[in-house]
RNA sequence: UAUUCAGAGUUGGGGGAGGAACCUGGUCCUUAGAUCCCACAGCAACCUCUAGUGAUAGAAAGGUGCUCAUUCCAGCAGGCGAGCGUUUUUGGCCUGGCAGAUA
Numbered sequence: 001u002a003u004u005c006a007g008a009g010u011u012g013g014g015g016g017a018g019g020a021a022c023c024u025g026g027u028c029c030u031u032a033g034a035u036c037c038c039a040c041a042g043c044a045a046c047c048u049c050u051a052g053u054g055a056u057a058g059a060a061a062g063g064u065g066c067u068c069a070u071u072c073c074a075g076c077a078g079g080c081g082a083g084c085g086u087u088u089u090u091g092g093c094c095u096g097g098c099a100g101a102u103a
Base pairs, nucleotide, nucleotide: 001103002102003101004100009040011039012038013037014036018029019028020027023075024074025073026072041067042066043065046063047062048059049058050057051056071099076096077095078094079093080092
């Protein structure tokens, strides 16, 4: 600096208790064996390769990455419009931000 609501595992082996990055809240997954490790398979197309002045199009051998749930959702700021009913509480939607991840 760019991307982050798309895509891809009902596979085999190992292992045996928590896991979804951290904190808080919610919600999920998990002894019918998760998270994790190895192999294989696949997805994507940042680097790469081909064509092109270029925009761009195509490819997937190689270097990375990824393969439940939007990065699972929210948290901070602004805006919008509802319910309740009497003034301040709850949740919703949109935009931006923070943090994280990958290149």

SAM riboswitch aptamer (S box leader) from Listeria booriae, 103 nucleotides, folded computationally. Of the family's consensus pairs, 97% are formed in the model. Its Rfam family is "SAM riboswitch aptamer (S box leader)". Its family is annotated with regulation of gene expression in the Gene Ontology.